[in-house]
RNA sequence: GAAGCAGGCCAGACAGUCGCUGCGUGCCUUGUUGCACGGAGAGGAAAGUCCGGGCUCCACAGAGCAGGAUGCCGGCUAACGGCCGGACACCGUGAGGUGAUGAACAGUGCCACAGAAAAUAAACCGCCAGUUUGCGCAAGUUGACUGGUAAGGGUGAAACGGCGGGGUAAGAGCCCACCGCGGACGUGGUAACACGGACGGCACGGUAAACUCCAUCCGGAGCAAGACCAAAUAGGCAGGUAAUGACGUUGCUCGCGUCGCCUGCGGGUAGGUUGCUUGAGCGUCAGGUAACGAAACGCCUAGAGGAAUGACUGUCCACGACAGAACCCGGCUUACCGGCCAGCUUCACCU
Numbered sequence: 001g002a003a004g005c006a007g008g009c010c011a012g013a014c015a016g017u018c019g020c021u022g023c024g025u026g027c028c029u030u031g032u033u034g035c036a037c038g039g040a041g042a043g044g045a046a047a048g049u050c051c052g053g054g055c056u057c058c059a060c061a062g063a064g065c066a067g068g069a070u071g072c073c074g075g076c077u078a079a080c081g082g083c084c085g086g087a088c089a090c091c092g093u094g095a096g097g098u099g100a101u102g103a104a105c106a107g108u109g110c111c112a113c114a115g116a117a118a119a120u121a122a123a124c125c126g127c128c129a130g131u132u133u134g135c136g137c138a139a140g141u142u143g144a145c146u147g148g149u150a151a152g153g154g155u156g157a158a159a160c161g162g163c164g165g166g167g168u169a170a171g172a173g174c175c176c177a178c179c180g181c182g183g184a185c186g187u188g189g190u191a192a193c194a195c196g197g198a199c200g201g202c203a204c205g206g207u208a209a210a211c212u213c214c215a216u217c218c219g220g221a222g223c224a225a226g227a228c229c230a231a232a233u234a235g236g237c238a239g240g241u242a243a244u245g246a247c248g249u250u251g252c253u254c255g256c257g258u259c260g261c262c263u264g265c266g267g268g269u270a271g272g273u274u275g276c277u278u279g280a281g282c283g284u285c286a287g288g289u290a291a292c293g294a295a296a297c298g299c300c301u302a303g304a305g306g307a308a309u310g311a312c313u314g315u316c317c318a319c320g321a322c323a324g325a326a327c328c329c330g331g332c333u334u335a336c337c338g339g340c341c342a343g344c345u346u347c348a349c350c351u
Base pairs, nucleotide, nucleotide: 001347002346003345004344005343007341008340009339010338012316013315014314015313016312017311018310020041021040023038024037025036026035027034028031043322047333048332050331051330052329053328054327055222056221057220058219062254063253064252065251067218068217069216070215071214072086073085074084075083076082087101088099089098090097091096102213103212107211108210109207110206111205124153125152126149127148128147129146130145131144132143134141135140161179162178164176165175166174181200182199185196186195187194188193226274227273228272229271236265237264238263239262240261241260245259246258247257248256281299282298283297284296287292
């Protein structure tokens, strides 16, 4: 100097004028938006609605089946399919990145085409031996049949370990060395797992993001949940069912509870208050590799209700992207113009 990897922070700023919403205090003329002062007022994703909860109701709410989710080990957390650390596998020169990471001897299914053959699978071309026909002086050789063979060739994503040697009629873990595989033992580690030497049958493939098996976990609906006040009529009509019944927030069964329930027609009302923001909250910090985080101290940081932060002027500059809370919180995923801070890797050159 160039090219990368992976973290943290910011998200236009300042000043002035007018304006908007909540809250607190004060005043009075108590207001339809009263007036004055003071403080506060959209995000790192507020987005997607994908997970997990808090909270509310069913409801006094239990068990089983079905169904669904997760899937290496350990830790964090209210919990999770999240996060952190580690192991293993793969990718990268590397810093690093990714992982739908339990079981194929419980069973079932599938592996197209090609190929002889795709799982207790096999002989197309070959190799060897024997018998025999023909040819040949002979050695031998063409064809046919029988037996042995799976090392060589071909097909394929994958062909009953790889490679070198011995052995054989020709071959084959048939035998041997090395690798690979297997269980046991030893060492290290909480564990996943790693390493080591010895031994061994020298081997009935792959696929579970196929069904399945195993382990663990899981009620449902949702702030348009719910609670209260006000208002209003028709406590109406018809049909069905009814205790051996019906209904009750996934489905089925049992249990439990209630006494009516279901369908159609018709009639009336629908305004307001609350839930609504003090929280598994934030900051500092012992401890911890880290995620996290005890005690103590400190801080309060939007609550609209068709939806509040906008307009103008001036200056600065990084010239402003993606984009607006609606019960709340912890995550994940997606979108994104730029700037700042610190760390690590590789390459080239100079010293």